[in-house]
Predicted 3D model of a 479-nucleotide part of an RNA (small-subunit ribosomal RNA, 3' major domain) from an uncultured Peptococcaceae bacterium. Its mean pLDDT, the model's own confidence on a scale to 100, is 84.
Context: one part of a larger RNA
Parts: sequence; structure tokens; C1' cells
RNA sequence: UGACGGGGGCCCGCACAAGCGGUGGAGCAUGUGGUUUAAUUCGACGCAACGCGAAGAACCUUACCAGGGCUUGACAUCCCCUGACCGCGUAUGAAAGUACGUUUUCACCCUCGGGUGACAGGGAGGCAGGUGGUGCAUGGUUGUCGUCAGCUCGUGUCGUGAGAUGUUGGGUUAAGUCCCGCAACGAGCGCAACCCCUACGUUUAGUUGCUAACGCGUGAAGGCGAGCACUCUAGACGAACUGCCGUUGACAAAACGGAGGAAGGGGGGGAUGACGUCAAAUCAUCAUGCCCCUUAUGUUCUGGGCUACACACGUGCUACAAUGGCCGGUACAGACGGACGCAAAGCCGCGAGGUGGAGCAAAUCCUAAAAAGCCGGUCUCAGUUCGGAUUGCAGGCUGCAAUUCGCCUGCAUGAAGUCGGAAUCGCUAGUAAUCGCAGGUCAGCAUACUGCGGUGAAUACGUUCCCGGGCCUUGUACA
Repeated sequence: UGACGGGGGCCCGCACAAGCGGUGGAGCAUGUGGUUUAAUUCGACGCAACGCGAAGAACCUUACCAGGGCUUGACAUCCCCUGACCGCGUAUGAAAGUACGUUUUCACCCUCGGGUGACAGGGAGGCAGGUGGUGCAUGGUUGUCGUCAGCUCGUGUCGUGAGAUGUUGGGUUAAGUCCCGCAACGAGCGCAACCCCUACGUUUAGUUGCUAACGCGUGAAGGCGAGCACUCUAGACGAACUGCCGUUGACAAAACGGAGGAAGGGGGGGAUGACGUCAAAUCAUCAUGCCCCUUAUGUUCUGGGCUACACACGUGCUACAAUGGCCGGUACAGACGGACGCAAAGCCGCGAGGUGGAGCAAAUCCUAAAAAGCCGGUCUCAGUUCGGAUUGCAGGCUGCAAUUCGCCUGCAUGAAGUCGGAAUCGCUAGUAAUCGCAGGUCAGCAUACUGCGGUGAAUACGUUCCCGGGCCUUGUACA
């Protein structure tokens, strides 16, 4: 100087407390461990691994296993020789391929001798190739402490020196934020601001959007003429600064209350992550040193596996019901996607779906039904008209192909489960809870993930305690 303390002081955080809802019990989904296996590819392991890499394993993917093939190779470049290649047929094979036959005979230059180039076949070797090892050889990227308020430097001063001071102190703040003081004076990286979305207004612009007035028109309808007032869209600008008033404060910084205002003291949200820590993660995104393989640890194909199942754990979904289930009627979103696409109306089917094909490169058309909600009916506390696992049969869709191993529909079946031990998690407001919708991945497959809106709470006395963090101080046989 740090680090540590079941030392002290001050302060903060859904850290506790106050509340609301869960997990832990059930069934299922998914990941992991373990076990099994020819293989169940590999990585990730307290927080910070475990719905993680994987924004989607039937083949492919695929790295694993079994078997069948290849050896200058699936891919790159250089040299030599030959020829267009492709295609078609036969045999064989699980396929990859192998063998044979057949057809065709590339382009450019040209002194007509040939040369050059692309492609294919053959040959020789320099080489290719490796998701093989080492993340404790590395780059790059990422997590975490932590969006915590810290981390440093120059000059000066102090100290023999390591170092100290500044950065400590009194206030204040979300903040090393600002003010005051001070042997310090300044500065840098962080904080804040500048950026984006959102909340209000003005203006510009009115089509594909909108409809107040006028007219037409309909079963109904901005459907049409017309208009750009309004809504909205999307560009520019304004608006919030403790600016104003009062109180407190040290005449400061600031805090509290008020006015006006769409918004008030950081308005709400996002992006943004200092010096560093963990030999943290990743050699399997990529790059890369060294080591290793080279008729195999490379490469290709078929089939299998990654989907196994006495069990254990994590994360979720659905429930256990009446604030509910079922039936009928009826209302209101936002954001996104669409041409190898989204697909309407109509018709067929109980349904999944089929048929059909209008319209739409989309403020125009489509996906599209929002759901909870509201109105009416029914069920009456029961393992039930709760719950839907499991299983049987019959179908549909995608796709060469659903047996291992997809999703969906109908009928039948109707399991556990009556609110969950010890323990434990999230959340402070348009939040929790609850309700649906969309997107990426994707041929098909979503209870996951990423977004979107609808309905919409309770509680916070307080900082004694648990956890984590910041500053000062103290002790130390630690570095």
C1' cells in the first nucleotide's frame, strides 16, 4: 500500500422488512447428472453451467457408431499428357459408386504450323484436409463484480524509502454530482449530457390514411364525388431549466412545499459497461503458435445414434376449479410478416384439411379469429360437465422417406392431482399478476426465445437482522 475481521462509523441496492404471485408435491415438456449403449458426438459446472452454444437432430444438419467405398483426394494452386464437358442406356449395388456401351466434339487468337483460356479425365509430386490436442502458448469475442462510482496522471509539497497528498474533512447528490474548506494546483478514463423510442404542441405534407360540411349512394358501409378541418402517418421545430414563488440551509450546493404546465425536479424506457478481477468461457464461429494423423484422426455413402431410462436436480407448461368449466350471442388492439410467398370470397368435410383462386412486391390485398371482457343459459362442490396424462381406432398435412423419431384432427379412454415439508425465487407502476397476438429459426415441427398490445393491483413503518456493494477508520503472526 492492499486484502481480511463472527472490529467500529456513515451510506446504498426488491438486500431484509411490508405486500402480491410462484417454485419445492402432481402430470407433461425441456436441459443436465447418472446409468445404459456399437454410438448414446462435443462444449458449458456456485452466483456468472443446467428451455445454455442449438433462431428449431426423421435424411441432411452431424462432429458419434456399424458397415460399403476412395487415396493428390469432397476443396486450393503449380507441372505434363489426353479430350470438350454434360447427357442417355445396360449390368451390379443399400447407396456412394464400379464396369461396359452410346451420342455430341468448347471458346478466343492465328503467319493455318500452332498458341492461349475455361472445363473434364489420367499421371507425378510439392501439397491439400483434420469439429484431432493444448483457452494453462495466443488474437478476437463474451460473461461477471456492475451502470457499482470509482481508477489514474502531470507538476508541486511531505517522507531516507516503500509511498502519501490531490481523491481526506463539513454538507449534498443516483453519481469523485455539485458547493465550501484544505499544500495543493490542474488534467485524463469513467458519471452526466450529446443518440434512439415514448408522453404534449406548432408547422410542412395529404395517399394507400381520415371524414366535419355539401352532394350522390347502399341491406349496410368513406362505397363514390369532394375535402385535408379532425384522427393518423413522418420530417422539421418548440417545450422542463429547480426557470418562478415560499420555507429550510452556511449568503453555498442543495432539499422540501406550491403555482403554471401534456410532462417537475434524472418525466418513463433503451443504447452506452472506466482501471481492473476471476490463468473465468470459447482452439467446435473465426483466426493462430506448437504438437499429432496422412491408403487415415482425411473424404464419401447407407443405416443407426444424438430421442435410450431403476433414478436425482434445474427451468418451464397445464392443473387441482364456481373470481370457475361448458354452450350461444356480441365488442375493442398493437407490433410484425408476405412472391420458391401471404392467400380472401365461394364450395366440400364434424374437424384437421381439401378445392378454389379474387387481391397483394402491400398505410391499398392477405395472414386475421385477437383473447381475457360484456350479455344470456347451464352445471351446484363431486375426483365432478374440474383436470387432461395415457392408450386404442379412424383420418389430415409436410416431405424421396414420419418404424426407430414429426405435427395436427375426430371418436373412444379418462391417470395423477383437492394448493404442495424443509427450503427457495421474482416483482415498487402501466410494474406484478393475468389475457391473447406476432416474428425469427423453419419443407414440416415451439409449453422455448424475441417482441407486441389488452385488463390491471397490493405494499414499503423502517434499516435491528440476512446477502452484495461504496467511503472513512481501526487491528493483523496474511501478500